[in-house]
Context: one part of a larger RNA
Molecule: small-subunit ribosomal RNA, central domain
Organism: Desulfofundulus kuznetsovii
RNA sequence: CUGGGCGUAAAGGGCGCGUAGGCGGCUCAAGAAGUCAGGGGUGAAAUACCGCAGCUCAACUGCGGGGGUGCCUCUGAAACCAUUGGGCUUGAGGGCAGGAGAGGGGAGUGGAAUUCCCGGUGUAGCGGUGAAAUGCGUAGAUAUCGGGAGGAACACCAGUGGCGAAGGCGGCUCUCUGUCCUGGCCCUGACGCUGAGGCGCGAAAGCGUGGGGAGCAAACAGGAUUAGAUACCCUGGUAGUCCACGCUGUAAACGAUGGGUGCUAGGUGUUGGGGGGAUAGGACCCUUCAGUGCCGUAGCAAACGCAAUAAGCACCCCGCCUGGGGAGUACGGCCGCAAGGCUGAAACUC
Numbered sequence: 001c002u003g004g005g006c007g008u009a010a011a012g013g014g015c016g017c018g019u020a021g022g023c024g025g026c027u028c029a030a031g032a033a034g035u036c037a038g039g040g041g042u043g044a045a046a047u048a049c050c051g052c053a054g055c056u057c058a059a060c061u062g063c064g065g066g067g068g069u070g071c072c073u074c075u076g077a078a079a080c081c082a083u084u085g086g087g088c089u090u091g092a093g094g095g096c097a098g099g100a101g102a103g104g105g106g107a108g109u110g111g112a113a114u115u116c117c118c119g120g121u122g123u124a125g126c127g128g129u130g131a132a133a134u135g136c137g138u139a140g141a142u143a144u145c146g147g148g149a150g151g152a153a154c155a156c157c158a159g160u161g162g163c164g165a166a167g168g169c170g171g172c173u174c175u176c177u178g179u180c181c182u183g184g185c186c187c188u189g190a191c192g193c194u195g196a197g198g199c200g201c202g203a204a205a206g207c208g209u210g211g212g213g214a215g216c217a218a219a220c221a222g223g224a225u226u227a228g229a230u231a232c233c234c235u236g237g238u239a240g241u242c243c244a245c246g247c248u249g250u251a252a253a254c255g256a257u258g259g260g261u262g263c264u265a266g267g268u269g270u271u272g273g274g275g276g277g278a279u280a281g282g283a284c285c286c287u288u289c290a291g292u293g294c295c296g297u298a299g300c301a302a303a304c305g306c307a308a309u310a311a312g313c314a315c316c317c318c319g320c321c322u323g324g325g326g327a328g329u330a331c332g333g334c335c336g337c338a339a340g341g342c343u344g345a346a347a348c349u350c
Base pairs, nucleotide, nucleotide: 003322004321005320006319007304008303012318014201015200016199017198021194022193023192025088026087027086028085029084030083034080035077036076037075038074039073040072041071042070049065050064051063052062053061054060091191092188093187094186096183097182098181099180103177104176105175106174107173108172109171110154115149116148117147118146119145120144121143125136126135162169163168206247207246208245209244210243211242215241216240220236221235222234223233258317259316260315261314262313263312266295267294268293269292270291271290272289273288274287275286276285277284299306300305323350324349325348332343333342334341335340
């Protein structure tokens, strides 16, 4: 450089915004850079190829011939690509009218429950397990009633329901704020897609400073179990879990399936809209758009399975793979407070 690939065999970047670049709708015109056709020049010799010949053959050598990507130039063609100019509305965006939602930030607030504290009632146990013991309790526990404190999480609603690019998001109210869907076809007029670098977001754990600490609970201690038990079970329990600000940047970050556009039988459920029928209204029926599930035809697939939410048929752009181990290691570089992260080999071996 190229081929074949990337759901489960090796392989989709955790996710977005976007730079360069690559690719890009319908139509008219222009010139002609790419492209195509023809002519001319060049493309040295030797070598290589074909034919013939000379050394006894061959190697070797000689003669002749053909070919040569490409480059330059002239003339011409104008479909495609590019460029320039003009137009269009279906792609894209906007305005208007409706609609949905745990989307995000901040502030406030509610009830249940656990724990602790105070007080009342009350007495010998409670707790825990397979069974126990450690533990708690006559200094009055457990249980029960009343009052109070504090932290964290929000039962029912709740749904292969909803929202978000992903991570993720769930009591209620207010406030600031992002997106999406539908209708009509009013406006702009290709303004688009992707995206190497770059920038941002990014569960949990972890780190820094300060706060907070009810429950839970690495570490740790004790009790059991056991041959042992640095475990599983039990009683305790500190970081942490929570908040603010800063860092880390990973994951089975999964649909193990990158993004975009178009096309390709149906059936059925559900969420949010629109249109129509029917109705007093609702339910219901038909249809349409967007989402989310199941089944399934063609097709695809090694099979499993996928099947309009494709893993089908095509095109555009990016990322990635190329036998197992060594190894996501070493070295170097960059990043980080550290833990470590990103990039990422080889010897050797099967």